[in-house]
Molecule: transfer RNA
Organism: Planctomycetota bacterium
RNA sequence: GGGGGCGUAGCUCAGUUGGGAGAGCGCUGGCUUUGCAAGCCAGAGGUCACGGGUUCGAGCCCCGUCGCCUCCA
Numbered sequence: 001g002g003g004g005g006c007g008u009a010g011c012u013c014a015g016u017u018g019g020g021a022g023a024g025c026g027c028u029g030g031c032u033u034u035g036c037a038a039g040c041c042a043g044a045g046g047u048c049a050c051g052g053g054u055u056c057g058a059g060c061c062c063c064g065u066c067g068c069c070u071c072c073a
Stems, first nucleotide, its partner, number of pairs: 001072007010025004019056001027043005049065005
């Protein structure tokens, strides 16, 4: 330099018709306990990497940029 893949909550990841943004763990509060852990209930937490385009409507489609992984040279 070229090909392919990936980027969604603090972490690991779902998200299959283009129309609701989610799960587990973690975090906060409450219940329970002498106390801790475990358990139960509730809650907070998001620029869906960034910019642009298509569309009534984009995490999802198209173009560019950045970062990471991988293959080729």